Molecule: transfer RNA
Organism: Arthonia kermesina
RNA sequence: AAAGAAUUAGCUCAAUUGGCAGAGCAACCGUUUUACACACGGUAGGUUGGGUGUUCAAAUCACUUAUUCUUUA
Numbered sequence: 001a002a003a004g005a006a007u008u009a010g011c012u013c014a015a016u017u018g019g020c021a022g023a024g025c026a027a028c029c030g031u032u033u034u035a036c037a038c039a040c041g042g043u044a045g046g047u048u049g050g051g052u053g054u055u056c057a058a059a060u061c062a063c064u065u066a067u068u069c070u071u072u073a
Stems, first nucleotide, its partner, number of pairs: 001072007010025004019056001027043005049065005
């Protein structure tokens, strides 16, 4: 320098090919227990890396940009 991939909750990851953004763990509350732990139930937590566009509708499509990784030279 060129090509490709990844970026979503505090962490690890889904979202079935454009149609309500979810799960596990962690956190908090409750039940249980003398108490803790376990178990069970619930709650909260998101500008889907940033920006622009297409569309009735975008995590998903297009462009641009940032970071990380891989390959080639």